[in-house]
Formats: sequence, structure tokens, C1' cells
RNA sequence: AGGCGGCCGCGGGCCGCGCAAGCGGCCUGAGGAAAGUCCGAGCUCCACAGGGCAGGGUGCUGGGUAACGCCCAGCGGGAGCGAUCCCAGGGAAAGUGCCACAGAAAUCAAACCGCCUCGGGCGAAAGCCCGCGGUAAGGGUGAAACGGUGCGGUAAGAGCGCACCAGCGGAGGCGGUGACGCCUCCGGCUUGGUAAACCCCACCCGGAGAAAGACCAAAUAGGGGACGACGAGGUGGCCCGCCUCGCUUGAGUCCCGGGUAGGUCGCUUGAGGCGUCCGGUAACGGGCGUCCCAGAGAAAUGGUCGCCGCGGAGCAAUCCGACAGAACUCGGCUUAU
RNA sequence: GCCGGAGUAGCUCAGCUGGUAGAGCAGCUGAUUUGUAAUCAGCUGGUCGGGGGUUCGAUUCCCUUCUCCGGCU
Repeated sequence: AGGCGGCCGCGGGCCGCGCAAGCGGCCUGAGGAAAGUCCGAGCUCCACAGGGCAGGGUGCUGGGUAACGCCCAGCGGGAGCGAUCCCAGGGAAAGUGCCACAGAAAUCAAACCGCCUCGGGCGAAAGCCCGCGGUAAGGGUGAAACGGUGCGGUAAGAGCGCACCAGCGGAGGCGGUGACGCCUCCGGCUUGGUAAACCCCACCCGGAGAAAGACCAAAUAGGGGACGACGAGGUGGCCCGCCUCGCUUGAGUCCCGGGUAGGUCGCUUGAGGCGUCCGGUAACGGGCGUCCCAGAGAAAUGGUCGCCGCGGAGCAAUCCGACAGAACUCGGCUUAU
Repeated sequence: GCCGGAGUAGCUCAGCUGGUAGAGCAGCUGAUUUGUAAUCAGCUGGUCGGGGGUUCGAUUCCCUUCUCCGGCU
């Protein structure tokens, strides 16, 4: 991704003429997403939406907001040389489940190869074989293997001991509203992953939706079925509660079937737009001024011509013009361009 | 306008407390038959609608998007 003007045309409102049908004039008439209906609200009805269970959602901290899963600022983590970008980012030392294949073993532990002591056998020796044990340093498997490096230690080894480093827990100090950051000391050496698995913790959520709902008009004939007095309905997860109707002449309610199916309101002035000043890092808030900016009811907002402008293609003449369209209204997100 | 449901082989459908996707029909090859059908044996065929995320691993869980179907007074 347009501006101005001419002509023709459409929706809504007002005015004038006309008995009426209608005619004429003036004003006004799509979007940044009107879209998807993914979140959050207003509004309407059910009780001024109340209690419990179930279910669902959100998840670092502080702030903004009518509210939010949105926005702003920060903290922590990650990627990148950097500018910068990304994170559903509570809890795995509450509990349970799962971790295929491979592998000895996938988290009360375990040992395939290997290493080592001892015993036995063979051998001249080196060494080899068998057995009871020790070990987890090395190899190997895997997405993931029970801290890392070094020294000591040991038969071989091992946080077994020590030093440093990483991580966890506890205590104290300092800075910050806080998430958190920095420093010192101590401890045991170390507790795998997964919660967009169940779950735990904290907070939030009643349901239905403008075909909501209110009023007027029309219709509710005859028929079938179910429940039926501690009953039926409102009530759309369930129970309670609440409300309405009713209490033996079968009232009443619901379903099937039949019939009716037109009009008015809700409806657009609103957490509104624009400008300016002030507060705040910002999101945003406040004051003042100014403006009224579609409200149809199967749906109008369009077509064409001329001039100008922007972008693209083409040597030029010239050609092309994104996504898409209100349907009760807002705040976001996402998607299209 | 509002609300709900479903996308898996050519067709119809399974598989959903995550472990590498199957069944029937169809298609192809072979056997059987003089030949065809039927039957028997075997084989082929999959971006699990698209994209992103969680996870070692996604048809399955989460987000987003596309297409199709149904209901309302």
C1' cells in the first nucleotide's frame, strides 16, 4: 500500500414536499488485523453467586491494569567474539511411577573384561590355569553410570586421608523492598534424570452466553408417554443450600408429536479518540482542552474517469498495487500481509 | 455469531497412563485353473494434517496453525 476532483450507485440518521407510493437536500459510513475464538473482562439471566467434593488454570521478584496466561523493569540460567536474542523459570535430600535397546548394574544396589592378596596345580623361569575373596582406578554399554585434578596411602584400590576446585546443607556478616548477589567459618564428602508423569505447595476460577435477556402481538386444538405428594422444576459435573410451584376432585412438571415463529428494545458515549502539561527508568497514571467517529438485521461501506504521489517490473511506451472486511462491546495474544 | 468433535497406508479404522505403528479391503508377485473368479502363500505401501516446544526419545504431552464435520432459535 494513498490524496484530490467529476459522474453513477448503496446502508443509516435528520429536514422539506406529498393523502400515499415516492421525490429532493444535508450529514455520516470498516481494520491493523474487523480474522482465529486462544486468554482476560464489561453486560444479561440463573440467588447480591453461597458451602463442600471433583475438575481446570497459573507458577522467579517487584510493579502496571477493571482483569489476564498480557505488558514494563529487574534477578537467575542459556546461546553468541559482540551488538543482541531466548527461557511453562516453584518443589526430584514428602511419597509413588517410568527410564525402551544396549549394558554387570538405571538408584534398598550391582561386577562382563580388567587389577590384586591368598590357596592349589603346571612350568627351569617368565608366566599360565582353577578356586575362595578384595576392588571400582582403567576398558566397554548408554541420552544418562554414584563428584573432578593432584599428592599420599594400599596387596590392588577407594574421600580412605590431605590440598585446591565444583556442588549441597547449616551458621554469621554486608548490599537490595524482593528475587538474589558478595564475603567468612563449619559439616559430611556428593544425595542421576523426568513434575508440558501422578503428585505436593501457593494463588486463581460458579454456569451459560446477544440465537444472553426484556416487552408487545400471535399460537398453545385434539393425542401418546413418564414422574407424581419426604414431589416437580430453576441447576448444564455432583451433593448441600437457596428460590418458585404444589399437597389427594389426581393438581402439577417434563418428554414425544402438533401448531405459531412478526415487531420493539438490548445497540453503541466508551476501562473512548486526539492534543498538551505533570509524575514515573518504563509499562502506565493524573490534570486541562477538544471531538462524537457504522449500527445493519442475511447484512450498505461500491464502480468508473481524470490529475498527482509512493513502491515494484521494464531500455522505453506502458503495466501492476499486500492481507483482508464490522454483526453486543472492550483489553491482550496469535496468525495473514 | 456462539459452542463442540475429528484428522494415522489408496479406502475404512485400531494403537494414547511416551520406547520407534498395525488390522481388514484394495494393489503386486507366485501357486491352483484350459482361462477367470474364489482360495492359499508372500510382498509393497506411512512427512501419523503443518510448524514449534518439553523429553535421551513424541502418533501419544503442551502451544500454535490449517482442513473437515456436527449442534443451537